Fluoride riboswitch aptamer (crcB RNA motif) from an Anaerolineaceae bacterium, 59 nucleotides, folded computationally. Lineage of the source: Bacteria > Bacillati > Anaerolineae > Anaerolineales > Anaerolineaceae.
[in-house]
RNA sequence: CAUAUAUUCGGUGAUGGUGUUCACCUCAAAUGCCCCCGGCUGACGACACCUGCCCUUUC
Numbered sequence: 001c002a003u004a005u006a007u008u009c010g011g012u013g014a015u016g017g018u019g020u021u022c023a024c025c026u027c028a029a030a031u032g033c034c035c036c037c038g039g040c041u042g043a044c045g046a047c048a049c050c051u052g053c054c055c056u057u058u059c
Stems, first nucleotide, its partner, number of pairs: 010025004016050006032040003
């Protein structure tokens, strides 16, 4: 100096925030889908809560 492994920290998981948990990454992980001059679904990887949006009902 390079490579490999382990550990720690950190980061990521198509639109916001928090907790728990799972998976992935070491500059990568990630960056939805379709019939693509346009159109469609969704605030989660999963669970729970909050915020925003949409629909319905009641006051």
The coordinates come from a structure-prediction model, not an experiment, and the mean pLDDT is 79.